[in-house]
Large-subunit ribosomal RNA, domain VI from a soil metagenome, 263 nucleotides, folded computationally. Rfam family: Bacterial large subunit ribosomal RNA. The RNAcentral record of the full RNA draws on SILVA.
Context: one part of a larger RNA
C1' cells in the first nucleotide's frame, strides 16, 4: 500500500518445508522343508548404531562483579585487617543462565490409489487366454495420516466482538468544512518465555516492570573483634560463623513523569 467503512481477537488451509533409515538377540520353533547337515516364511517381543527435536532432574563442562587458600609486589602511618596489579595473578569449590559427554522422545500405526507381478470370471477365437467388456490381491514407492509455515491464496477466504455512518455550506453524481470514536502508536520501564536493529512480550501510579532494601533458598566453609591455650608457628571458643551474581518471595524507597499523534 491492497484485502472497497475502521478495529481487536479466533480460525480454514490452497500452497510450501520436514521427517521417513536400520542391524542384532529371543519366542513361535530345532518347528515346516530336508536322507542328512542345515533351516525358514507369517505373527509377537527386547536391546541397540546412526539421526533429528525438546530440556536442564540427574551426571559432567563452563560459570571474567559467588566463597575460600595463597605467592610476589605497592598503598591504606604502623601492627591486625584490607585493596590495587600480576593470563579472572595462580589453586580448590561453585548458583543462575548456556550446553553434551547427560536425560526424554521420534521414524510409526492405519486408510486409499497404484509398479513389477500374481490372480477370478470371460469372449474374440466352439478350446486356451488375468483382458478386449467386468472383477480381486499386491511396495521402503505415490496421495493422506506425524510436525513447521502458511490468505500478497491480488482467487487477497471464514467466524465473534467493538466503534462509526453525526452536523454544517456548495450541493447533480459529488465535493468541501468541522467534529464524535472503537482502537492503534509515539513516548517511558524492563523482559528473566523475546531479541543484531526492528518486531515480540509484560507493565506504565487504580503499579510489583526492572533496580534497590528485606526475607528465603544455593554456594564457599567456620569471617573480624574478643577471650583462652602455646615460647612461637598455630589451634580452640563465641558460632553451620561470615560472605554470597543472575534464584524464589515480599516491600512503592527510585525509576515507568508529563503530554502528543493517527483514526
Nucleotide at each position: 500500500c491492497g484485502u472497497a467503512g475502521g478495529a481487536a481477537a479466533c480460525u480454514u488451509g490452497a500452497g510450501a518445508a520436514g521427517a521417513g533409515c536400520u542391524a542384532u538377540c529371543c519366542c513361535u520353533a530345532g518347528u515346516a522343508c530336508g536322507a542328512g547337515a542345515g533351516g525358514a516364511c507369517c505373527g509377537g517381543g527386547a536391546u541397540g548404531g546412526a539421526c533429528g527435536a525438546a530440556c536442564c532432574u540427574c551426571u559432567g563442562g563452563u560459570g571474567u562483579g559467588u566463597c575460600a587458600g595463597u605467592u610476589g609486589u605497592u598503598c591504606u602511618g604502623c601492627c591486625a585487617a584490607g585493596a590495587g596489579c600480576a593470563c579472572c595473578g595462580c589453586u580448590g569449590a561453585u548458583u543462575a543462565g548456556c550446553u553434551a559427554c547427560g536425560u526424554u522422545c521420534g521414524g510409526a500405526a492405519g486408510u486409499g490409489a497404484u509398479a513389477a507381478c500374481c490372480g477370478c470370471u470371460g469372449a474374440a477365437a466352439g478350446c486356451a487366454u488375468c483382458u478386449a467388456a467386468g472383477c480381486g490381491g499386491g511396495a521402503a514407492g505415490c496421495a493422506c495420516g506425524c510436525u513447521u509455515c502458511a490468505a500478497g491464496a491480488u482467487g487477497a477466504g471464514g467466524u465473534u466482538u467493538c466503534c462509526a455512518u453525526g452536523c454544517c455550506c456548495c450541493u447533480u453524481a459529488g465535493g468541501g468544512g468541522u467534529g464524535a470514536g472503537a482502537g492503534g502508536c509515539u513516548c517511558c520501564c524492563a523482559g528473566c518465555g523475546a531479541g543484531a536493529c526492528c518486531a515480540c512480550u509484560g507493565g506504565g501510579u487504580u503499579g510489583a516492570u526492572a533496580g534497590g532494601c528485606c526475607g528465603g533458598a544455593u554456594g564457599u566453609g567456620g569471617a573480624a573483634g574478643c577471650a583462652c591455650c602455646g615460647u612461637a608457628a598455630g589451634g580452640u571458643g563465641u558460632g553451620a560463623a561470615g560472605c554470597u551474581g543472575a534464584c524464589c518471595g515480599g516491600u512503592a524507597c527510585u525509576a515507568a513523569u508529563a503530554a502528543g499523534c493517527c483514526g